[in-house]
RNA sequence: GCCGCAGGCCAGGUGGUCGCGGGUCGCUCCGGCGGCUCGAGGAAAGUCCGGACACCGAAGGGCAGGACGCUCGGGAGACCGAGGCGGCGAAAGCCGACGGAAAGUGGAACAGAGAGCAGACCGCCUCCCGCCGCGAGGCGGGCGGCAAGGGUGAAACGGUGGGGUAAGAGCCCACCAGCGCCACGGCGACGUGGCGGCUCGCCAAACCCCGUCCGGUGCAAGGCGAACAGGCUCCGCUACCAGGUGGCCCGCCGAGGAGCCGGGUGCGCCGCAGAGAUGGAUGACCACCCUCGACAGAAUCCGGCUUAUCGGCCUGCUACGGAA
Numbered sequence: 001g002c003c004g005c006a007g008g009c010c011a012g013g014u015g016g017u018c019g020c021g022g023g024u025c026g027c028u029c030c031g032g033c034g035g036c037u038c039g040a041g042g043a044a045a046g047u048c049c050g051g052a053c054a055c056c057g058a059a060g061g062g063c064a065g066g067a068c069g070c071u072c073g074g075g076a077g078a079c080c081g082a083g084g085c086g087g088c089g090a091a092a093g094c095c096g097a098c099g100g101a102a103a104g105u106g107g108a109a110c111a112g113a114g115a116g117c118a119g120a121c122c123g124c125c126u127c128c129c130g131c132c133g134c135g136a137g138g139c140g141g142g143c144g145g146c147a148a149g150g151g152u153g154a155a156a157c158g159g160u161g162g163g164g165u166a167a168g169a170g171c172c173c174a175c176c177a178g179c180g181c182c183a184c185g186g187c188g189a190c191g192u193g194g195c196g197g198c199u200c201g202c203c204a205a206a207c208c209c210c211g212u213c214c215g216g217u218g219c220a221a222g223g224c225g226a227a228c229a230g231g232c233u234c235c236g237c238u239a240c241c242a243g244g245u246g247g248c249c250c251g252c253c254g255a256g257g258a259g260c261c262g263g264g265u266g267c268g269c270c271g272c273a274g275a276g277a278u279g280g281a282u283g284a285c286c287a288c289c290c291u292c293g294a295c296a297g298a299a300u301c302c303g304g305c306u307u308a309u310c311g312g313c314c315u316g317c318u319a320c321g322g323a324a
Stems, first nucleotide, its partner, number of pairs: 001320001004317007012289007020039008041295001045306002048304005053218004060250004065214005070083005084098001085096004099209002104207002106203002121150002123146003127142006158176006177199001179196007222270004230261006243253003290293001
């Protein structure tokens, strides 16, 4: 210098004029006016996961249901950090719903002979018979043996090499993969080594099994004030049996509850924030400059994730090339 990777930051700037909302100070004829000051984002978004906060009289057990799923730690987590394993990359690094298929049920289109305790379609081999050939042998048929080769498929019952055999086969052997046991290292996931019998396929974001967690509703939660505060009917009042308690059961709470008609309010304050309302503010225009400006705008608050985004800057690292 260039290619790539990771992390962080910025999100047109300056000036002027007019306007909007909050706070504060001053003036006021109480209607307002003026000065100063503050006034969207990295995602304010999706509302996906949590927490705070609030109410549900009680907030406990079981079933059902839901979420999650390698390990350790972070209060929980689908998030973060550090690791393990697998995949991709030359590397920096990136990606992964990553428990269990020897508990059971089930699935695999098309192709193919056969899709799971498999399978002779082509093929290979011994023996027998017939024909042809001088012969080596060839062709056809039959009884058997064979999963090595071909072919189909996403996948064909371990892989490679050697021995062995009529031809073959974990039939035997070496290495590798996988399974089981042991030892060592590690908190652990797991790794390394040794031994064993030789082989057991795939799918659980299919049902399912195992493990962990989960009460519901959300600021229109909810509280205070203001206003109205009448009537009728039904059920219940110490209880197993009004009613409430997430879907069910248990358990628990329990003296009031349900319906209809009539009446009042449909407003203020708090909750509510170092922007902050409830007709809901955060804008418009002009000038100049530049690299010509993306996605988008709060509504209880906070943390995380995801999604959208013109472009630019900084730091560290990998590979390559060059110079000293």